[in-house]
The prediction has a mean pLDDT of 78. The RNA shown here (TPP riboswitch aptamer (THI element)) has 101 nucleotides and comes from uncultured Tateyamaria sp. The organism belongs to Tateyamaria, within Bacteria. It was read from a public genome assembly, where an Rfam model found it.
């Protein structure tokens, strides 16, 4: 100095769906379906997920097939096109280089 692992900092990215119901609310799937802001995913929060080794999450898509009262599930599309990170550190392998013996 490069690489690979440990921690802490900072700080960033998402998403809110199906079913009954007028509503209130209750059922279900899920990590997550939340507060408040008369109303709204529009704003500030919780929570939880995810930050390039990135299938969180968005598009395609109101997408094809299976399946379910439907969401949800598998499978495909598809490792397809997009998609938020810096700084400090621990231990370790390597590289150079300078000192002694």
């Nucleotide at each position: 100095g490069u690489c690979c692992c440990u921690a802490c900092c900072u700080c960033g990215g998402g998403g809110u769906g199906c079913u009954g119901g007028a509503a209130a609310c209750a059922g279900c799937u899920g990590a997550g379906a939340u507060g408040c802001a008369a109303u709204g995913a529009u704003g500030c929060g919780a929570a939880c997920c995810c930050g390039u080794u990135g299938a969180a999450c968005c598009u395609g898509a109101a997408c094809c097939g299976g399946u379910u009262a439907a969401c949800a599930c598998c499978g495909g599309c598809g490792g397809a096109g997009g998609g938020a990170a810096g700084g400090u550190u621990u231990g370790g392998a390597u590289c150079a280089u300078c000192c002694c013996a």